Overview
The prediction has a mean pLDDT of 85. This is a predicted structure of an 87-nucleotide RNA (SAM riboswitch aptamer (S box leader)) from an Acidimicrobiia bacterium. The sequence was found by an Rfam model in a public genome assembly. The model forms 93% of the base pairs in the Rfam consensus. Lineage of the source: Bacteria > Bacillati > Actinomycetota > Acidimicrobiia.
[in-house]
RNA sequence: CGCUCAUCUCGAGCGGCUGAGGGAACAGGCCCUUUGAUGCCGCGGCAACCGGCGAAAGCACGGUGCCAAUGCCUGAUUCGAUGAGUG
Numbered sequence: 001c002g003c004u005c006a007u008c009u010c011g012a013g014c015g016g017c018u019g020a021g022g023g024a025a026c027a028g029g030c031c032c033u034u035u036g037a038u039g040c041c042g043c044g045g046c047a048a049c050c051g052g053c054g055a056a057a058g059c060a061c062g063g064u065g066c067c068a069a070u071g072c073c074u075g076a077u078u079c080g081a082u083g084a085g086u087g
Stems, first nucleotide, its partner, number of pairs: 001087008013043005021032003024078001026075004044067003048064004052059002071079001
């Protein structure tokens, strides 16, 4: 990187530095944002998948993941995200 499968209306934020954008892309909306976007770091938290433990409920121990709003909403022969597997 390609392919396959599952999930994508549950859940969970503070601090430091940064300093203007962000919410996948396009179009149309809507929303967040200098009362600090974004990114990075630290700590904290959540529990989706695999593993571990357990009779089970569950635990947050290992590997990933995640922590505004349904993947923010609508449109389409979109696209994407996460996990597990596979070439």